Overview: A computed fold for a 74-nucleotide RNA from a bacterium, annotated as transfer RNA. The prediction has a mean pLDDT of 84. It was read from a public genome assembly. Rfam family: tRNA. By type it is a transfer RNA.
RNA sequence: GGGCCAAUAGCUCAGCCCGGUAGAGCAUCUCUAUGGCAUAGAGGAGGUCCGGGGUUCAAAUCCCCGUUGGUCCA
Numbered sequence: 001g002g003g004c005c006a007a008u009a010g011c012u013c014a015g016c017c018c019g020g021u022a023g024a025g026c027a028u029c030u031c032u033a034u035g036g037c038a039u040a041g042a043g044g045a046g047g048u049c050c051g052g053g054g055u056u057c058a059a060a061u062c063c064c065c066g067u068u069g070g071u072c073c074a
Base pairs, nucleotide, nucleotide: 001073002072003071004070005069006068007067010026011025012024013023020057028044029043030042031041032040033039050066051065052064053063054062
């Protein structure tokens, strides 16, 4: 220098191909059951989806540029 992959909740990830309300598990908070703990059940909070621009009625998703990380080639 070039190719490919990844970036979404505190953590690990799905959703992207094929545009249409942003999700799961764990963690955290509240309540219930217990004398208490563990545990189980119910409920809540938590994300402008790496940044900028474009297309579109509508973008995490499609297109362009960039940033960071990983990997391969030279």